[in-house]
Molecule: Bacterial RNase P class A
Organism: soil metagenome
RNA sequence: CAGGCCGGGUGACCGCGGCGCGCCGCUUCGGCGACGCAUCGAGGAAAGUCCGGACACCGUAGGGCAGGACGCUGGCGCAAGGCCAGGCGGCGAAAGCCGACGGAAAGUGGAACAGAGAGGAGACCGCCACCGGCGACAGAUCUCUCCGGAGACGCCGGUGGUAAGGGUGAAACGGUGGGGUAAGAGCCCACCAGCGUCGCGGUGACGCGGCGGCUUGCCAAACCCCGUCCGGUGCAAGGCGAACAGGGCCCGCGAUGAGGCUGCCCGCCCAGGGCCCGGGUAGCUGCCGAGAGGGAUGGUCACCCUCGACAGAAUCCGGCUUACAGGCCUGCU
Numbered sequence: 001c002a003g004g005c006c007g008g009g010u011g012a013c014c015g016c017g018g019c020g021c022g023c024c025g026c027u028u029c030g031g032c033g034a035c036g037c038a039u040c041g042a043g044g045a046a047a048g049u050c051c052g053g054a055c056a057c058c059g060u061a062g063g064g065c066a067g068g069a070c071g072c073u074g075g076c077g078c079a080a081g082g083c084c085a086g087g088c089g090g091c092g093a094a095a096g097c098c099g100a101c102g103g104a105a106a107g108u109g110g111a112a113c114a115g116a117g118a119g120g121a122g123a124c125c126g127c128c129a130c131c132g133g134c135g136a137c138a139g140a141u142c143u144c145u146c147c148g149g150a151g152a153c154g155c156c157g158g159u160g161g162u163a164a165g166g167g168u169g170a171a172a173c174g175g176u177g178g179g180g181u182a183a184g185a186g187c188c189c190a191c192c193a194g195c196g197u198c199g200c201g202g203u204g205a206c207g208c209g210g211c212g213g214c215u216u217g218c219c220a221a222a223c224c225c226c227g228u229c230c231g232g233u234g235c236a237a238g239g240c241g242a243a244c245a246g247g248g249c250c251c252g253c254g255a256u257g258a259g260g261c262u263g264c265c266c267g268c269c270c271a272g273g274g275c276c277c278g279g280g281u282a283g284c285u286g287c288c289g290a291g292a293g294g295g296a297u298g299g300u301c302a303c304c305c306u307c308g309a310c311a312g313a314a315u316c317c318g319g320c321u322u323a324c325a326g327g328c329c330u331g332c333u
Stems, first nucleotide, its partner, number of pairs: 001331006008304007016041003020037003024033003043310001047321002050319005055234004067230005072086005087101001088099004102225002107223002109219002124166002126162009141152004174192006193215001195212007238285003246277006259269003305308001
C1' cells in the first nucleotide's frame, strides 16, 4: 500500500416479541387473555434515500417535443451513477491511488487583475536598418586627411523592420539546438510534441514504426452538438372488506303472500323484509428463515480480555455513498 474478516466472549437469572405444542379461563364461536415447555429474534453499514430492479395501480396505436440521466474499450449483469479486466492521462521513490475520459476546423459565449497585446493578437523595453541633428546637452572618444572636412563608435529625435530576448499573466499563437539574416522569423535543418496517412501488433480502446505538409491555443461539471437510455406514481402502492346506531327508497303486513325451520313437498312459525347511505370506514391482507402496528430484540450478576466505536430493521432485492473504538489474517513496496 492492497485485499479479506471480526465488531467484546462465556455462564446464570430476570424480562420483551414472533411461531409451534400443552393446558386453563372468557366468548357474540370469529377469537381474546393467562400459564408452562421448546425454538427463533438487527447491521456491516439495518443509515443517507442517491441509482437500478421486482411488485402494484394509473396511463398508453405508433412517433415526436420538452425535461432529465449517462458518455474510453472488452466482458459479466434483467438493469444500474453497478462489478471485473484493460487502454490513456495525472500523482507517487515504489507497491499503488485518482480521473463525468465523446465533440472546441457547426454556432453562441467566457477568460477577473495585470499587461502594448487574450485569438487569424500584439511593438512597452530591447534588437536591427535608414534619415536628420550633435561633438563639453549625452564621450573632454577614435581613425584618415589635400586641414575645407570625411568616417567609425556614441547620444537625441523620427520612419520602418523584427515575436529571438526582457517584462505581465493561470494562459502570449509549438519546444530545444543549429543554420540563416541588417536584426529576426518553420525562413531552412535535426530531434521532440501534435496533426494526417500507410504498415505491423491487438477482439478493441490503443501501441510501435515509416512518410508527409510544417502547427489548427484554453474552458462543454458554460449554452450547445452527437450518441445511448428514461410513461407517471410509489407499500400511506394496492387487494379483500364488515357490524351496531341513525337515515333514504322499494316490497309486504293475516294468507294463492315476503321471510324462517328447509335444497324440495307437507306441516308449523311469523311481521317484517330487501337495496343504498353510514363506509370502501373498522378490520384483515400486501408483510417475508426477525417481521411489529403504543411498534420486541433489553437488563442484572460473576469471570476473562485488547475495556468495547458507528449505529438499530418496517414490502423485498442488487448497488453506490457516508459513519465507525479496536483487533486479526494474507500478499506486495